[in-house]
RNA sequence: GCGGAUGGCUGGAUGAUCGCCUUCGGGGCCGCUUGCGACCCCUGGGAGGAAAGUCCGGACUCCACAAAGCAACGGUGCCGGGUAACGCCCGGGCAGAGCAAUCUGACGGAAAGCGCCACAGAGAACAGACCGCCCCAGCAGAUCGCUUGCGAUCCACCGGGGUAAGGGUGAAACGGUGCGGUAAGAGCGCACCGCGCGGCUGGCAACAGCGGCGGCAUGGCAAGCCCCACCGGGAGCAAUGCCAAAUAGGGACCUCGCGUGGGCAACCACAGGGCUGCUUUGGCCCGAGACGGUCCGGGUUGGCAGCUAGAGGUUAUGCGGCAACGCAUGAUCCAGAGGAAUGAUCAUCCACGAAGGGGCAACUCUUCUGGACAGAAUCCGGCUUACAGGCCAUCCGCGCAU
Numbered sequence: 001g002c003g004g005a006u007g008g009c010u011g012g013a014u015g016a017u018c019g020c021c022u023u024c025g026g027g028g029c030c031g032c033u034u035g036c037g038a039c040c041c042c043u044g045g046g047a048g049g050a051a052a053g054u055c056c057g058g059a060c061u062c063c064a065c066a067a068a069g070c071a072a073c074g075g076u077g078c079c080g081g082g083u084a085a086c087g088c089c090c091g092g093g094c095a096g097a098g099c100a101a102u103c104u105g106a107c108g109g110a111a112a113g114c115g116c117c118a119c120a121g122a123g124a125a126c127a128g129a130c131c132g133c134c135c136c137a138g139c140a141g142a143u144c145g146c147u148u149g150c151g152a153u154c155c156a157c158c159g160g161g162g163u164a165a166g167g168g169u170g171a172a173a174c175g176g177u178g179c180g181g182u183a184a185g186a187g188c189g190c191a192c193c194g195c196g197c198g199g200c201u202g203g204c205a206a207c208a209g210c211g212g213c214g215g216c217a218u219g220g221c222a223a224g225c226c227c228c229a230c231c232g233g234g235a236g237c238a239a240u241g242c243c244a245a246a247u248a249g250g251g252a253c254c255u256c257g258c259g260u261g262g263g264c265a266a267c268c269a270c271a272g273g274g275c276u277g278c279u280u281u282g283g284c285c286c287g288a289g290a291c292g293g294u295c296c297g298g299g300u301u302g303g304c305a306g307c308u309a310g311a312g313g314u315u316a317u318g319c320g321g322c323a324a325c326g327c328a329u330g331a332u333c334c335a336g337a338g339g340a341a342u343g344a345u346c347a348u349c350c351a352c353g354a355a356g357g358g359g360c361a362a363c364u365c366u367u368c369u370g371g372a373c374a375g376a377a378u379c380c381g382g383c384u385u386a387c388a389g390g391c392c393a394u395c396c397g398c399g400c401a402u
Stems, first nucleotide, its partner, number of pairs: 001398010012349007020046003025041003030037003048373001052384002055382005060236004065282006073232005078092005093107001094105004108227002113225002115221003130167002132163005141154006175193006194216001195214003199210004240305004250296005259270004272286004312334001313332008350371001353368006
């Protein structure tokens, strides 16, 4: 100097004028229901790193169902930590990509079972001979010898036997490389690797390393069903609660149980039916005028709360930890709208880009253009996606100079 990787910050600035919402404080008496509303003044504050996606986990609220167990359904899936929790984060292991920094992983189990691997190919899981290689026999044919019709050698095609080393097909071919051995071959034997069983060492562990025995039967897919371990109630702020007001304490149909005892009655106890996929325990509802099921219809569209002081956020210091993070002390209140506020105009400057001029360069002057993704709505912890421009730090590779 160029290229790459990781982590972080920012994402226009200043001034003036006018405007909007809101906390605290103040005001007169405008309205009225006498403590509220409207209006005015003042202090402070007012949209993000993703507010997006609605993919996870929660806080909170409600649900006659609750607890325990089982089942169904769903989620996660190496080990150890962090956290309120998570499918998130940190560290580590293994595998893969990369020269590397680094990145990615749907990372438990294939001898529990079932299923799939098209086409090609001989053969696709305990298979198989297409081309080949070897052996035996051997007609036709060729060569040689000789006693001239015999013998010997070679031998395509055909026949029998052996082989899975070489070649071919395929994404993948039933261990790999080498040596020996064999008629030719083959773990047939041997060495190393791989695989199986087992041991020692290091580590909390996932795992790693080092030996021993054994020629040794074993492809892939579970992001196919499945098995194993762990986790999980459902809805959601349009949850939910209060006030005011209004209507029709609405109507029809169906099914089940319509019981016993005590008591003057109210009521109590037991049995029965129901509330849950099942069981046990506890609880709740109900009595032919349903607690249930089906259908038809009516009222409420107003106001207040929930609503922003928190498992807070930001920040400073110290301690523990490789880190995520935790603990302690201090500082600071950091939007709360309600069809939905946070804006508009002007001036100057600035980022990027383009054009022209000056200068060896650094740089400087003029003109033009004008700054991405994008908008809180109950809140928080994450993940994922989008993003013009600018800045910082660390690391890797290549080149050059000293």